[in-house]
Context: one part of a larger RNA
RNA sequence: UGACGGGGGCCCGCACAAGCGGAGGAACAUGUGGUUUAAUUCGAUGAUACGCGAGGAACCUUACCCGGGCUUAAAUUGCAGAUGAAUUACGGUGAAAGCCGUAAGCCGCAAGGCAUCUGUGAAGGUGCUGCAUGGUUGUCGUCAGCUCGUGCCGUGAGGUGUCGGCUUAAGUGCCAUAACGAGCGCAACCCUUGUUGUCAGUUACUAACAGGUUCCGCUGAGGACUCUGACAAGACUGCCAUCGUAAGAUGUGAGGAAGGUGGGGAUGACGUCAAAUCAGCACGGCCCUUACGUCCGGGGCUACACACGUGUUACAAUGGGGGGUACAGAGGGCCGCUACCACGCGAGUGGAUGCCAAUCCCAAAAACCUCUCUCAGUUCGGACUGGAGUCUGCAACCCGACUCCACGAAGCUGGAUUCGCUAGUAAUCGCGCAUCAGCCACGGCGCGGUGAAUACGUUCCCGGGCCUUGUACA
Numbered sequence: 001u002g003a004c005g006g007g008g009g010c011c012c013g014c015a016c017a018a019g020c021g022g023a024g025g026a027a028c029a030u031g032u033g034g035u036u037u038a039a040u041u042c043g044a045u046g047a048u049a050c051g052c053g054a055g056g057a058a059c060c061u062u063a064c065c066c067g068g069g070c071u072u073a074a075a076u077u078g079c080a081g082a083u084g085a086a087u088u089a090c091g092g093u094g095a096a097a098g099c100c101g102u103a104a105g106c107c108g109c110a111a112g113g114c115a116u117c118u119g120u121g122a123a124g125g126u127g128c129u130g131c132a133u134g135g136u137u138g139u140c141g142u143c144a145g146c147u148c149g150u151g152c153c154g155u156g157a158g159g160u161g162u163c164g165g166c167u168u169a170a171g172u173g174c175c176a177u178a179a180c181g182a183g184c185g186c187a188a189c190c191c192u193u194g195u196u197g198u199c200a201g202u203u204a205c206u207a208a209c210a211g212g213u214u215c216c217g218c219u220g221a222g223g224a225c226u227c228u229g230a231c232a233a234g235a236c237u238g239c240c241a242u243c244g245u246a247a248g249a250u251g252u253g254a255g256g257a258a259g260g261u262g263g264g265g266a267u268g269a270c271g272u273c274a275a276a277u278c279a280g281c282a283c284g285g286c287c288c289u290u291a292c293g294u295c296c297g298g299g300g301c302u303a304c305a306c307a308c309g310u311g312u313u314a315c316a317a318u319g320g321g322g323g324g325u326a327c328a329g330a331g332g333g334c335c336g337c338u339a340c341c342a343c344g345c346g347a348g349u350g351g352a353u354g355c356c357a358a359u360c361c362c363a364a365a366a367a368c369c370u371c372u373c374u375c376a377g378u379u380c381g382g383a384c385u386g387g388a389g390u391c392u393g394c395a396a397c398c399c400g401a402c403u404c405c406a407c408g409a410a411g412c413u414g415g416a417u418u419c420g421c422u423a424g425u426a427a428u429c430g431c432g433c434a435u436c437a438g439c440c441a442c443g444g445c446g447c448g449g450u451g452a453a454u455a456c457g458u459u460c461c462c463g464g465g466c467c468u469u470g471u472a473c474a
Stems, first nucleotide, its partner, number of pairs: 001474002003471003007468007015458002019421005026313008034304002042053002064299007076122009087104007107112001124288002127286003133282002135277003138273001140271001145184006151160003164175003190265004195233007205222002209220003236259001239253001240251004315414001319373006331362003336355002340351004380411001385406007427450007
């Protein structure tokens, strides 16, 4: 100087407390461990692995296993030689890849081009090392810290500044001061949302006027309103009161759409964990080269006594079922989204039309009204199983999703323990997208609808910041 303390002081955080809803019990989905296996490819392992890499494992993917092939090789390219335009068609064998064979075909005046073969030089490797590395990422932590120049103090390591008082979300500021300044962080500048104005109106809108219809901005028209989207305004403790030297704090204060960082996002200092990744990519070294490369068929990654994590659905009446009837936002659409009609109980099928989209389509649910069920393993719950089907795809046996009929398991609110959340939040309801032929999505990322309770407080648990103290630690 640090680090540590079941030392002290001050302070903060859904850290506790106060609340609401979960997990831990059940079934299923998914990941992991373990076991099994010819193979169950590899990586990730306290917090910071375990719905993670994977934003799509039937083949492909695919790296694994078994079997069958190839050896300048799947691709790219230099040199030398040979052959032939390019290329097309067919046969045999085979699971395919491949191997064997037949026929047609012949650019340019030339140099040469193009293609195939042979030889050769490069190849190729998801093989090893993340403890050789770059790049990227997680975490402490959006915590308020980490440093420098000059000066001063100290023999020196170092200290001071950065300490103290007050204040702040903040090393934010004010005061004090052997320090005076500065940098990286904080804040602001950026995006979005909330209010208003100006400008601009098509595909959006429709107040007034006119036309029309069974209905509808449907049509003329309009530039008011909504909305769209470009530019402005607006919030600064600016004003008032009280407290304070000041910074600032407080107020059922005023005004205001918004009040003290308005809400949300992006943004992550010096560094820590030899943290993660050589399988995204790049790269040093090492290793393989008729194989540790590469092509193909099949299998596996989907196994199952068991253990754990993360979820979904429930155990019901604030509910289940039948009927009726409203209201979103953000997205996507031509190898696409499809209105409407017909058929089918349905998944769908056959037609047909609009839309390259503020124009057309995908397209809401909870809520609300009404009928029924009356506390039961039930009209709760839907696993599992049988049968019949639909769709995608070369192909659904291993191993797809969906539909209909039948079957109707566990489960009556879950031990110790444990997680999330402070407001348009939790809870609850549906919708969209990426990947994608299809989909094991109950996952991920977004979007809106309905919409709470509680916070006395900081003694305690956890993590963190500053000062101080002890230390046989570095």
The part of an RNA shown here (small-subunit ribosomal RNA, 3' major domain) has 474 nucleotides and comes from Phocaeicola dorei. Taxonomically the source falls in Phocaeicola (Bacteria, Bacteroidia, Bacteroidales, Bacteroidaceae). Its mean pLDDT, the model's own confidence on a scale to 100, is 83.